[in-house]
Context: one part of a larger RNA
RNA sequence: UGACGGGGGCCCGCACAAGCGGUGGAGCACGUGGUACAAUUCGAUCCACGCGAAAAACCUUACCUGGGUUUGAACUGCGAAUGACAGCUUCGGAAACGAAGUCUUCCUUCGGGACAUUCGCAGAGGUGCUGCAUGGCUGUCGUUAGCUCGUGUCGUGAGAUGUUGGGUUAAGUCCCGCAACGGGCGCAACCCCUGCCCUUAGUUGCCAUCGGGUAAUGCCGGGAACUCUAAGGGGACUGCCCAGGAUAACUGGGAGGAAGGUGGGGAUGACGUCAAGUCCUCAUGGCCUUUAUGCCCAGGGCUACACACAUGCUACAAUGGCCAGUACAAAGGGUCGCAAAACCGUAAGGUGGAGCUAAUCUCAAAAAGCUGGUCUAAGUUCGGAUUGAGGUCUGCAACUCGACCUCAUGAAGGCGGAAUCGCUAGUAAUCGCGGAUCAGCAUGCCGCGGUGAAUACGUUCCCGGGCCUUGUACA
Numbered sequence: 001u002g003a004c005g006g007g008g009g010c011c012c013g014c015a016c017a018a019g020c021g022g023u024g025g026a027g028c029a030c031g032u033g034g035u036a037c038a039a040u041u042c043g044a045u046c047c048a049c050g051c052g053a054a055a056a057a058c059c060u061u062a063c064c065u066g067g068g069u070u071u072g073a074a075c076u077g078c079g080a081a082u083g084a085c086a087g088c089u090u091c092g093g094a095a096a097c098g099a100a101g102u103c104u105u106c107c108u109u110c111g112g113g114a115c116a117u118u119c120g121c122a123g124a125g126g127u128g129c130u131g132c133a134u135g136g137c138u139g140u141c142g143u144u145a146g147c148u149c150g151u152g153u154c155g156u157g158a159g160a161u162g163u164u165g166g167g168u169u170a171a172g173u174c175c176c177g178c179a180a181c182g183g184g185c186g187c188a189a190c191c192c193c194u195g196c197c198c199u200u201a202g203u204u205g206c207c208a209u210c211g212g213g214u215a216a217u218g219c220c221g222g223g224a225a226c227u228c229u230a231a232g233g234g235g236a237c238u239g240c241c242c243a244g245g246a247u248a249a250c251u252g253g254g255a256g257g258a259a260g261g262u263g264g265g266g267a268u269g270a271c272g273u274c275a276a277g278u279c280c281u282c283a284u285g286g287c288c289u290u291u292a293u294g295c296c297c298a299g300g301g302c303u304a305c306a307c308a309c310a311u312g313c314u315a316c317a318a319u320g321g322c323c324a325g326u327a328c329a330a331a332g333g334g335u336c337g338c339a340a341a342a343c344c345g346u347a348a349g350g351u352g353g354a355g356c357u358a359a360u361c362u363c364a365a366a367a368a369g370c371u372g373g374u375c376u377a378a379g380u381u382c383g384g385a386u387u388g389a390g391g392u393c394u395g396c397a398a399c400u401c402g403a404c405c406u407c408a409u410g411a412a413g414g415c416g417g418a419a420u421c422g423c424u425a426g427u428a429a430u431c432g433c434g435g436a437u438c439a440g441c442a443u444g445c446c447g448c449g450g451u452g453a454a455u456a457c458g459u460u461c462c463c464g465g466g467c468c469u470u471g472u473a474c475a
Stems, first nucleotide, its partner, number of pairs: 001475002003472003007469007015459002019423005026314004031309003034305002042052002063300007076122008087102006105114003125289002128287003134283002136278003139274001141272001146185006152161003165176003191266004196234007206223002210221003237260001240254005316416001320375007332363003337356002342351003382413001387408007429451007
C1' cells in the first nucleotide's frame, strides 16, 4: 500500500421488512448429472443446466457400424503422358461408386493455351490436442462510482497528498474548506423510442361540412377540418414564488404546465478481477495425423432410462368448466410467398384461385371482456396424462423419431415439508397476437398490445456493494 475481520462509523440496492404471485408436492415438456449403450458427438458447472442449438426423421452431424477412396469433394503451383470432359442411357449395388454404351470442344502468333483424366512432386485436409502459448468476441463484480496522471509539496524510502474533511447528490454530482494546483478515463449530457403542441405534406390513410347512392358500408363526387402517417421545429431549465440551509451546493412545498426536478424506457459498461468462457463461428503459434485423426456413402445414434437436480407448461376448479350470441388492439410477416370469396369435409384439411412486390390485397379469428343458458361441490360436465382405432399435412422417406384432427379411453392431482425465487406502476398478475429459425415441427426465445392491482413503518437483522477509520502472526 492492499486484502481480510463472527472490529467500528456513514450510505446504497426488491438486500431485508410491508405486500402480490410463484418454485419445492402431481402429470407432461425441456436441459443437465448419473446409469446403461457399438455410438448415445462436443463444450458450458458461483457468472453451467428451455445454455452454444433463431428448429437433430435424411441432411445438419462433429458420434457408431458397415461399404468405399487416397494429390483426394474444394484451393495454389510445377513436370510428364493422353484427348476430351461433362451430360444422357443400360447393368451391378443400400448408396457412394464401378462397368459398358452414346457423344465428341474452344482459342491460337501453330510454339502452345483453356478444360479434363492418369502418374509423380511441392503441398492440401483435420469440429485432432493445448482457451495455462494467443488475437478477436463474451460473461462477471457492475451502470457499482469509482480508476488514474502531470507539476508541486511531504517522507531516507516503499509511498502519501490531490481523491481526505463539513454539507449535498442517483453519481469522485456539486458547493465550501484545505499544500496543493490542474488534467484524463468513467458519471451526466449529446443518440433512439415514448408522452404535449405547432408547421409542412394528403395517398393506399381520414370523413366534420355539402351533394348523390344503397338492405348496408368513405361506397361515389368531393373535402384538407379531425385521426393518422413522417419530416422539421417548439417545450422542462430548479426557469418563477415561499420556507429551510452557510448568503453556497442543495432540500421540502407551491404555481403554471401535456409533462417537474435524471418525465418514462432503451442504447451506452472506466482502470481492472476471475491464467473466468470460447482453438467446435472465425483467425492463429506449437504439437500430433497424412492409404488416415482426411474425404464420400447407407443405416443407426445424438430421442436410451431404476434414478437425482434446474427451468418451464397444464392443472387441482364455481372470481370456474361447457354452450350460444356479441365488442374492442398493437406490432409484425408475405412472390420459391401470403392467399380472399365460394364449395366439400364433424375436424385437421381439401378444391378453388380474386387480390397483393403491400397504410391498397392477405395471414387475421384477437383473447381475457360483456349478455344469456347450463352444471351444484363430486375426483365431478374439474383435470387432461396414458392407451386403442381411424385420418390430415409436410417431405424421396414420419418404424426407430414429426406436428395436427376425430372417436373412444380417461391416470396423477383436492393448492404442495424444510427451503427458496420474481416484482415498486401501466410494474406484478392475467389474456391473447406476431416474428426469427423453418419443407414440416415451441410449453423455448425475441417482440406487441388488452385488462390491471397490493405494499414500502423503516434500516435492527440476512445477502451484495461504496467511502472513512481501526487491528493483523496474510501478500
The part of an RNA shown here (small-subunit ribosomal RNA, 3' major domain) has 475 nucleotides and comes from a metagenome. The RNAcentral record of the full RNA draws on SILVA. The prediction has a mean pLDDT of 84.